[in-house]
C1' cells in the first nucleotide's frame, strides 16, 4: 500500500426486505425477608465511530475518513 471483517446503552451483543432503537448483565427505586443474599416489579441511561450524500424517511443504501482484528504485498 491492497482485500476482507468489526465499531449500536457502563459491558456482551441483536436489529430480518429502508419506516417502533432493543435484549441480557450491570445500575437505581420499590416489594417479598428480622437483615444480607436471592427473586419479582418498575425505572433511568444512546450524537448507532466521524463527516457528507441519496430518500418523504437511514443503524440499514452510496462516498470519504478514524480505530481495531485478519490475510496479502512491499522495504530491511
Nucleotide at each position: 500500500g491492497g482485500g476482507g471483517g468489526a465499531g449500536u446503552a457502563g459491558c456482551u451483543c441483536a436489529g430480518c426486505u429502508g419506516g417502533g432503537a432493543g435484549a441480557g448483565c450491570a445500575c437505581a427505586a420499590c416489594g417479598c425477608u428480622g437483615g444480607c443474599a436471592g427473586c419479582g416489579u418498575u425505572g433511568g441511561g444512546g450524537u448507532c465511530g466521524u463527516g457528507g450524500g441519496u430518500u418523504c424517511g437511514a443503524g440499514u443504501c452510496c462516498c470519504a475518513u478514524c480505530u481495531c482484528c485478519u490475510c496479502c504485498a512491499c522495504c530491511a
Transfer RNA from a Planctomycetota bacterium, 76 nucleotides, folded computationally. Its mean pLDDT, the model's own confidence on a scale to 100, is 82. Lineage of the source: Bacteria > Pseudomonadati > Planctomycetota. The RNAcentral record of the sequence draws on ENA.